[in-house]
Guanidine-I riboswitch aptamer from a marine sediment metagenome, 98 nucleotides, folded computationally. The coordinates come from a structure-prediction model, not an experiment, and the mean pLDDT is 83. Rfam family: Guanidine-I riboswitch aptamer. A reference for the family is Battaglia et al. (2017), "Structural basis for guanidine sensing by the ykkC family of riboswitches", RNA. Rfam describes the family as follows. This family represents a conserved RNA structure found upstream of the ykkC and yxkD genes in Bacillus subtilis and related genes in other bacteria.
RNA sequence: AAUAGACGGCUAGGGUUCCGGCAGAGCGAUCUGUGUCUGGUCCGAGAGCCGUCAACCUCUUGAGUGGGGGUUACACGGAGGGAUAAAAGCCCGGGAGG
Numbered sequence: 001a002a003u004a005g006a007c008g009g010c011u012a013g014g015g016u017u018c019c020g021g022c023a024g025a026g027c028g029a030u031c032u033g034u035g036u037c038u039g040g041u042c043c044g045a046g047a048g049c050c051g052u053c054a055a056c057c058u059c060u061u062g063a064g065u066g067g068g069g070g071u072u073a074c075a076c077g078g079a080g081g082g083a084u085a086a087a088a089g090c091c092c093g094g095g096a097g098g
Stems, first nucleotide, its partner, number of pairs: 005053006013043002018040002020037001021034005054072007074094001076097001080092003
């Protein structure tokens, strides 16, 4: 001095399709209810973390698609609506508003 991105992993958080738990029924296979069940699967952050890529600035070099260094800051926030089985810090949305 410049930009204010994409993807992945995870977490806070979230519910209840499936599994498990619990209750009930049944000789049984199994079925029903329950998320006001710590859970596994699952969903999951613009304003959380990490990584990869990307972009930008700058130095170097005769030059380059090469090499070195650096940056990606800040961020209060409804109501309402939407998706999925369902909900949410998901999406509308760094929206309205402040």